A computed fold for a 71-nucleotide RNA from Actinomadura sp. 9N407, annotated as transfer RNA. It matches the Rfam family "tRNA". It is annotated as a transfer RNA. The sequence is in RNAcentral, with records from ENA. The coordinates come from a structure-prediction model, not an experiment, and the mean pLDDT is 85. Taxonomically the source falls in Actinomadura (Bacteria, Actinomycetota, Actinomycetes, Streptosporangiales).
RNA sequence: GGCUCUUUAGCUCAGGGGCAGAGCACCCGGUUGAAGCCCGGGACGCCGAGGUUCGAUUCCUCGAGGAGCCA
Numbered sequence: 001g002g003c004u005c006u007u008u009a010g011c012u013c014a015g016g017g018g019c020a021g022a023g024c025a026c027c028c029g030g031u032u033g034a035a036g037c038c039c040g041g042g043a044c045g046c047c048g049a050g051g052u053u054c055g056a057u058u059c060c061u062c063g064a065g066g067a068g069c070c071a
Stems, first nucleotide, its partner, number of pairs: 001070007010024004018054001026042005047063005
């Protein structure tokens, strides 16, 4: 230098045009003598900028971070 993959919640990951989800973690309440377990509820997120579209986390382009292959 070229190419490929990847980026979604605090962490590990789903979801691939119409509302963003799970597990664990966190907060509040119930339960307990107090905890833990368990039960109910809650907060938190689509890497950035453009473009296409009625509508973009999703498709396209450019960029940024990470991983790999080739030279």